[in-house]
Context: one part of a larger RNA
């Protein structure tokens, strides 16, 4: 000098930041991902216009939000590479023909405490299937073979299919860098390489069969411990040392372990299945759950906030749109946790009042300090006015009784903490008597203590001041 700090004493205001670092311990409650009725057929309400919402279907739930457990390299950073993918978006080209089978909702019945399940009947679609067509597509022994589509609204659009290119994003590979420990010296059998096959969007022992016996290592393999990495931050003249909180990028994780499904994309925080532990419901047969989302609660801890407001702005999802959703975000609240700014008044006022302390009893000091007189009103309180943030000529502001401006009242509402032997700025008196105590170091205290305790004075900082912990 610094800190995501804590503790002690103290505490007026504002702005901007910041706040679960420990138990990746357990969680009551509410909310955090929906949307589309212009894909579909029904249901209910309604005279109608229309409205409501379940189901099938589409898109989105792989983003955003959170955490740092694991991981020492399949991470990250920088620089290259390519054997690959890509929903939505942009540009270009071509097409959008003909049929069919189901199924939910619904109706009727049955089972179950519930969660839910089941039988029969019948129905639609931008759901599913078949056929036709086809090239700048795929395969090819270059003869050929194969593969698509969906309609809607209503009056011009929204779509659908195929191909090419783009943008952005992603997969994979390589080089270099990347903590401690040798009281870890040898490690390895899919191991190292080849051939073939499988698998993948794609390369590859990624996997399998066969063949060979290789591969790594004191330039530290292997093991053990520790740890998310970077942009950056602290300190320092620098070199360096230490750190990785907020914000941004990347990685990984979602009670623990495993698995796949769907999909352009996941092996998926608020999806599914299995196992385990835990919690809850139960009619004991069986079920339900996952805050490392936002608040909040218990626990552990020295220690870390409101179960707030709004979608007005920015952004995201869906939708033709109106719009709906959005604990992202914008705001407000709490905490001197930090930084910055402001204030707690200004001028005059000596008989140097009273009072305190001290004393050589003359005095000295607190001290122009107070009283008293005059002034001001930052701030405070009250009243009135009042934006910008809105992109937009009309509508739209959570914040907001906002910021800011004007007026009124009245010095009114506002100072402490640590220290004073030396280091180290600042000293006297009383009490105590190696006691009680102080203390960062040296060291103080045993009857004359500037070092303990109190008081007076003084010093340093100041809405803070000290202490502790850690880093340079």
């Nucleotide at each position: 000098g610094g800190u995501g700090a804590a503790c002690g004493c103290u505490g007026g205001c504002g702005g901007c930041g910041u706040g679960g670092a420990u138990a990746a311990g357990g969680c009551a409650u509410g909310c955090a991902a929906g949307u589309c009725a212009a894909g579909g057929g029904g249901g209910c309400c309604g005279c109608a216009a229309g409205g409501c919402a379940a189901c099938c279907g589409g898109c989105a739930g792989a983003c955003g939000a959170g955490g740092u457990a694991g991981g020492a390299a399949u991470a990250c950073a920088c620089a290259g590479g390519u054997a690959c993918g890509u929903a939505c978006c942009c540009a270009g080209a071509a097409g959008u023909c003909g049929g069919g089978c189901a199924u939910a909702g619904c109706u009727a019945g049955c089972c179950g405490a519930a969660a839910g399940g089941u039988u029969a009947g019948g129905u639609a679609a931008u759901u599913c299937c078949c056929g036709a067509u086809a090239g700048u597509c795929u395969c090819u022994a270059c003869g050929g073979a194969g593969u698509a589509g969906a309609g809607g609204u209503u009056u011009u659009u929204c779509g659908c299919u195929u191909c090419u290119g783009g943008a952005g994003c992603g997969g994979c590979c390589u080089g270099u860098g990347c903590c401690g420990u040798a009281u870890c010296a040898g490690c390895u059998u899919g191991u190292u390489g080849g051939u073939a096959a499988g698998g993948u969007a794609a390369u590859g022992g990624c996997u399998u069969a066969c063949c060979a016996a290789g591969g790594c290592u004191a330039u530290g393999a292997c093991g053990c411990g520790u740890a998310g990495g970077g942009g950056g931050g602290g300190u320092g003249a620098g070199a360096g040392c230490c750190c990785g909180u907020u914000c941004c990028c990347c990685a990984c994780c979602g009670a623990u372990g495993g698995g796949a499904c769907u999909g352009a994309g996941a092996c998926a925080c608020g999806g599914c299945c299995c196992a385990u532990a835990c919690u809850c419901c139960u009619a004991c047969g069986g079920g339900a759950g996952g805050c490392c989302g936002c608040a909040g609660u218990c626990g552990a801890g020295a220690a870390u906030c409101u179960u707030c407001c709004a979608c007005a702005a920015u952004g995201g999802g869906c939708g033709a749109a109106a719009g709906c959703c959005u604990g992202a975000u914008g705001g407000a609240g709490c905490g001197a946790c930090g930084c910055c700014g402001c204030g707690u008044g200004c001028a005059g006022g000596a008989u140097g009042a009273a009072g305190g302390u001290u004393c050589u009893u003359g005095g000295a000091u607190c001290g122009u300090a107070a009283a008293c007189u005059g002034c001001u009103u930052u701030u405070a309180u009250g009243a009135g006015g009042g934006a910008g943030g809105a992109a937009a000529u009309u509508u739209u502001g959570a914040c907001g009784u906002u910021a800011c401006c004007u007026c009124a009242u009245g010095a009114a509402u506002a100072a402490g903490a640590g220290g004073c032997u030396c280091c180290u700025a600042a000293u006297c008196c009383c009490g105590u008597g190696c006691c009680a105590g102080c203390a960062g170091g040296a060291g103080c205290g045993g009857u004359c203590a500037u070092a303990c305790g109190g008081a007076a004075g003084c010093c340093u900082c100041a809405a803070g001041c000290g202490u502790u912990a850690c880093c340079c």